[in-house]
RNA sequence: UUAUUUGAGAGUUUGAUCCUGGCUCAGGACGAACGCUGGCGGCGUGCCUAACACAUGCAAGUCGAACGAUGAAUCCAGCACUCAACUGCCUUCAGAAAGACAGAACGAAGCAAGAACUUUCUGGUAGCAGUUGAGCGCUGGAGGAUUAGUGGCGGAUGGGUGAGUAACGCGUGAGCAACCUGCCCUGUACUGCGGGAUAGCCAAGGGAAACCUUGAUUAAUACCGCAUAAUCCCUUUUAACCGCAUGGAAAAGAGGGCAAAGAACUUCGGUACAGGAUGGGCUCGCGUCUGAUUAGCUAGUUGGUGUGAUAAAAGCGCACCAAGGCUGCGAUCAGUAACCGGCUUGAGAGAGUGAACGGUCACACUGGAACUGAGACACGGUCCAGACUCCUACGGGAGGCAGCAGUGGGGAAUAUUGCACAAUGGAGGAAACUCUGAUGCAGCGACGUCGCGUGAGCGAAGAAGGAAUUCGUUUCGUAAAGCUCUGUCCUAUGGGAAGAUAAUGACGGUACCAUAGGAGGAAGCCCCGGCUAACUACGUGCCAGCAGCCGCGGUAAUACGUAGGGGGCGAGCGUUGUCCGGAAUUAUUGGGCGUAAAGGGUACGUAGGCGGUUUUUUAAGUCUGGUGUGAAAUUGGUGGGCUCAACCCACCCAAGCAUUGGAAACUGGAAAACUUGAGUCAUGGAGAGGAAAGUGGAAUUCCUAGUGUAGCGGUGAAAUGCGUAGAUAUUAGGAGGAAUACCGGUGGCGAAGGCGACUUUCUGGACAUGUACUGACGCUGAGGUACGAAAGCGUGGGGAGCAAACAGGAUUAGAUACCCUGGUAGUCCACGCCGUAAACGAUGAGUGCUAGGUGUUGGGGGUCAAACCUCGGUGCCGCAGUUAACACAUUAAGCACUCCGCCUGGGGAGUACGUGCGCAAGCAUGAAACUCAAAGGAAUUGACGGGGACCCGCACAAGCAGCGGAGCAUGUGGUUUAAUUCGAUGCAACGCGAAGAACCUUACCAGGGCUUGACAUGUGGGUGAAAGCUGUAGAGAUACAGCCCUCUCUUCGGAGACAUCCAUACAGGUGGUGCAUGGUUGUCGUCAGCUCGUGUCGUGAGAUGUUGGGUUAAGUCCCGCAACGAGCGCAACCCCUAUCUUUAGUUACUAACAGUUAGGCUGAGGACUCUAGAGAGACUGCCGGUGACAAACCGGAGGAAGGUGGGGACGACGUCAAAUCAUCAUGCCCUUUAUGUCCUGGGCUACACACGUGCUACAAUGGUCGGUACAACGGGCAGCCAACGAGCGAUCGUGCGCGAAACCCGAAAAGCCGAUCCCAGUUCGGAUUGCAGGCUGCAACUCGCCUGCAUGAAGCCGGAGUUGCUAGUAAUCGCGGAUCAGCAUGCCGCGGUGAAUGCGUUCCCGGGUCUUGUACACACCGCCCGUCACACCAUGGAAGUUGGAAAUACCCGAAGCCGGUGUCCUAACCUUUUAGGAGGGAGCCGUCGAAGGUAGGUUCAAUGACUGGGGUGAAGUCGUAACAAGGUAGCCGUAUCGGAAGGUGCGGCUGGAUCACCUCCUUU
Repeated sequence: UUAUUUGAGAGUUUGAUCCUGGCUCAGGACGAACGCUGGCGGCGUGCCUAACACAUGCAAGUCGAACGAUGAAUCCAGCACUCAACUGCCUUCAGAAAGACAGAACGAAGCAAGAACUUUCUGGUAGCAGUUGAGCGCUGGAGGAUUAGUGGCGGAUGGGUGAGUAACGCGUGAGCAACCUGCCCUGUACUGCGGGAUAGCCAAGGGAAACCUUGAUUAAUACCGCAUAAUCCCUUUUAACCGCAUGGAAAAGAGGGCAAAGAACUUCGGUACAGGAUGGGCUCGCGUCUGAUUAGCUAGUUGGUGUGAUAAAAGCGCACCAAGGCUGCGAUCAGUAACCGGCUUGAGAGAGUGAACGGUCACACUGGAACUGAGACACGGUCCAGACUCCUACGGGAGGCAGCAGUGGGGAAUAUUGCACAAUGGAGGAAACUCUGAUGCAGCGACGUCGCGUGAGCGAAGAAGGAAUUCGUUUCGUAAAGCUCUGUCCUAUGGGAAGAUAAUGACGGUACCAUAGGAGGAAGCCCCGGCUAACUACGUGCCAGCAGCCGCGGUAAUACGUAGGGGGCGAGCGUUGUCCGGAAUUAUUGGGCGUAAAGGGUACGUAGGCGGUUUUUUAAGUCUGGUGUGAAAUUGGUGGGCUCAACCCACCCAAGCAUUGGAAACUGGAAAACUUGAGUCAUGGAGAGGAAAGUGGAAUUCCUAGUGUAGCGGUGAAAUGCGUAGAUAUUAGGAGGAAUACCGGUGGCGAAGGCGACUUUCUGGACAUGUACUGACGCUGAGGUACGAAAGCGUGGGGAGCAAACAGGAUUAGAUACCCUGGUAGUCCACGCCGUAAACGAUGAGUGCUAGGUGUUGGGGGUCAAACCUCGGUGCCGCAGUUAACACAUUAAGCACUCCGCCUGGGGAGUACGUGCGCAAGCAUGAAACUCAAAGGAAUUGACGGGGACCCGCACAAGCAGCGGAGCAUGUGGUUUAAUUCGAUGCAACGCGAAGAACCUUACCAGGGCUUGACAUGUGGGUGAAAGCUGUAGAGAUACAGCCCUCUCUUCGGAGACAUCCAUACAGGUGGUGCAUGGUUGUCGUCAGCUCGUGUCGUGAGAUGUUGGGUUAAGUCCCGCAACGAGCGCAACCCCUAUCUUUAGUUACUAACAGUUAGGCUGAGGACUCUAGAGAGACUGCCGGUGACAAACCGGAGGAAGGUGGGGACGACGUCAAAUCAUCAUGCCCUUUAUGUCCUGGGCUACACACGUGCUACAAUGGUCGGUACAACGGGCAGCCAACGAGCGAUCGUGCGCGAAACCCGAAAAGCCGAUCCCAGUUCGGAUUGCAGGCUGCAACUCGCCUGCAUGAAGCCGGAGUUGCUAGUAAUCGCGGAUCAGCAUGCCGCGGUGAAUGCGUUCCCGGGUCUUGUACACACCGCCCGUCACACCAUGGAAGUUGGAAAUACCCGAAGCCGGUGUCCUAACCUUUUAGGAGGGAGCCGUCGAAGGUAGGUUCAAUGACUGGGGUGAAGUCGUAACAAGGUAGCCGUAUCGGAAGGUGCGGCUGGAUCACCUCCUUU
């Protein structure tokens, strides 16, 4: 010094935009689980499910210094016994020495290392007696040990769990003058004298056991009596003093009553009293989940008096009395739940949660009960009942892990039947000490968190290998290898704590330290389409699969699977689940309600909420200090300790609540006053305000009568219907009901619904003016009450017109409709229900404030009349402001305040269930499961419309000629076929690809062949030139044979070129995909459009420019204009053509001149025509008019040409996944002795039929014959072919010229002049067929063209419908060319002759511009509704069935407390005397009372034949309801009908297009 250090968004509705709105994601957390993986340590943490059941062990004992009992060692005394020693007596054995001596017996043992036998010595031994000593036993005493029992203290703490509990249970703060408190502490006083039992033990008995009974006997700190005693207790007298109330009470006095225990030898105890401390008990304020589809609950219930009970207040219990008490500020009931400190998240406010740690409560197998005790109604106590388990001799007993471990079970899931009392703490004890699954530790689990590691430096041949590749390379990648190091963890060895202040260490040979070793043992998981960091290859082919949302996958998948690479985190990583956040998506902070969800149909009004001005006061709210509390832990701040961190420690810090002092502006309370809010009063005018009664006129219909005759009526057109029995029409009279023309008006009135002839009566409200009066009386309004269109219901009337239903007629595929003819409820009235509408301004009510302009309505002022001012209502335009935009804008949707109602994604659904109301119809209230990722609002750009306006086009119209009918040609479809190859398929395929299929072409079919190939390139090897010619076989390809002949260089080895063979790469494919593509093309359309830059407007998509007024062929130009410019298109520039000039004249031309064979033939010419170069010319330039003083248009002049002169080339941005993989190119796929390639033959040429495009005709504007005139464009050497000759002819023979302004094709034809035919299936027409020929070509049969002769079909102008053309055009006539050996009615060109019509834009088609509607955007070939059928899903009803829960009434009534009784039993005390009394008890009775039983209901859940609707699904069926005027505008309420959408009636709304009218407004 510090203690608040703090707020991010994204994806997804659309063609695009803004908004609304939901869904989803990114973050954090966890007692977690699952998948893959897993080195170490520290600190934490671990049954969330079955409060399910539990085997086994342990978890509460202790005190012998309370007591009797038992009683070891040891000691003392006595007695008895035994042993030892010594002495005495006596018995026997062994050894040594000596002597003699070797062998005995049935056996064994022993024996020359010397047996037996004899002697001596030494040692021992049995018995008896005495002395001494020792041992043992018994008895008594001392001593200390044991503990079943009596007794004391503790088993009410500690430990576990969260079932119950919505409660004074918990939290917080108070109170007890209404209480208790063992052990502990302080103080005072005392501890005297006696007595009778009893357990244990013993005996007897019962029992399987548990255990029990009886008898005898015994002790105490067990029990009892007496004494003593107070400041103790009770009663009582006086009473200071005190308290928030009831009230408490010192001190003094009187009467009565009550204690004790010893053990021991100094420490413990015992008794009484006073006080303290601790712990509890009770009461109260406040706080504490959801449901109203739970609205009423309560009988000890609420209170009083008395009494009892308790430690203590109290209905806590009881008796009596009273009738209260709780509840919309949510009682009662139902569901759920232990509460808190805290924890998670959040910027916060909040939301969620209540594991571990800590405080409280509750529970201890389930239910009930008390006993003992200071304390329990008691987890490891008792009794009873119940369920369950176990034992049993069947009679009866035992048990309670939600203590620690552990087991089974349940579950996605949660640990060891561990060590220790060393520490901390607890119980007992004087203490030692004992007990302690509390606790301290360890074990298991990545369950969490924190820390560390898996190595570091150098290292390019950028290794190998993998993957990709444009084949160059790139990448993994300094990564590896290699070299040099290090030692955290690890391993081995050694040392080794603190925790303990004397001893005592489970942890633990742990932490830690030292030494040594060696890169050795230690990396995975998820992701890579966007959100979201990170991309390629292969496989797959709407399959397999992915997916949090959007979505990916149908042959080139960064989205599936795998690989390589990359990104993220890391001993973890992902997934799932839950919570908070983001979500301002329940909005206090911090949202909304005109059209998106959302204003109640309207008013009155209760509770409640809110409330004008001034003064005084108070201090509840408010603000500010102090005090108490706010447990500890946690969070936060500052420090400190473990190597750091996690973790741990110390100190400090807070709202809240209570209390106390102060302040007084504001809110509240109290008092007093005020007038502006509100109301009253007076005067006045306006009004379809309401109710009742009465009275009119017009019209419809009906009836009667007259006139009158054949129709009327109705429609898009008809028919049903009416009418000769006289309708309709018309005239007159009458009846009856309903509605009130004109006025009439975005005019008036009313709260809304609503209200419209006139008169009268009754009555409500608003407004204006004003000298007056009251004095905040106000606003809103949950519940409540009243009103509330139409339809509908009940009863009774009425019934003209209209008109659901119904009937008939039409329409139609059908027509339960639209249209027509009829027609019943109903519509009308009275009374009573219903209570809903697009009940709408889709806009709740009230108050104040915030520019104006302009109409209108009712008042007032003002004026001669106006103008003008002002109040109330009602419209339009418009500023600021608001709004997502549209729009609103003093009549707010602006700025504010008050109160109420309502909303929270779409569907399911305003449905189900429940409840209330209703006669019913139904209304009000009002969910869930399930399902979707949208549904929606406004605006934008398009597209579309059986919407509108304008304009254009051979689009129509006006014309001409056709097609559609015939025959033929040609193409297509279809059919056929071995094949009839393939493509093109509305316009925009169909005389199209094909500018020319007999073979070839040729892609198809049949058959026969080849396989590195018919064709290309490379490599390796072999051989050799290759080719050509002839013959044979064959259908040919091909095969065989023969002939022919041999390249260049050379260092002589060979090399090169070429050919062939083998091998290998590969060739080849008219195979697929035009929906993978390039290129090319068609089409809208030669339509006038399509865009950009900057600026401006708009939140934005976008708009503006590009619209408007004119004009044009034109977005052509002019003017205007928030636009100014520009680009691609238009036009022009280019080509042809029309006129002229100039230059140049050969092969073209010939005016003049000359020649001439009479032909521009020759000379010559350069004038003309023409050729082909260069130019000119035309520009609305000029004049007049119109127009806006413009652009431009109209007319005119001049001119060859006049308003783009005519024609062509030229095709904007784009559309159609348009056409073409078969022109070509090309990705990918497929094929490789075949889908390649060669050959022969066939097919593409078929033929019942259908269609398109053409040719020729049907004739006289013609045919035929004869004569005769005039072109242009072009082509020609494998060619055009003159002239001549032959032939009737096609053509042939011969042959000049010409590579062409030269020669040839080459005759133009229609026309003109004549002749003939005479209207007919013809002298029209020419199909078809026959015969005979010609030409091309290897080849003419399938399958060419031409000629001659003969034949002589259909056809006499063409139905519905349909095509082309606006001038040198149509029509008609011929000519040329490409392709081509040959083949043209097709195609592309050329010229000749040469019209008609155009009023005009109503209509058809197409297009353009503007505008309008839209639910379309794949764009109307769009979208979309309902029934029915099928499958699946959830759900409602349902005769019932089953189970649970909480109560109620009654029955039974255990244990037990309490009460009564107690004739039976009874130690202590008393009296008297061997009995009684006092007292106590067993037993019995009674109240209460758990479980149980019975009964009728309530409620919840499950299930249920059948049944109702709903949702979803695939390409089903029927229709076409809605979106455009959706083809009948739609929708709302209601009634009715119908397979279905739906139709119709009545009333309402605009959230209806269009036109007209009216009114209003704006601009000029």
Notes
This is a predicted structure of a 1564-nucleotide RNA (small-subunit ribosomal RNA) from a Peptoniphilaceae bacterium. The prediction has a mean pLDDT of 83.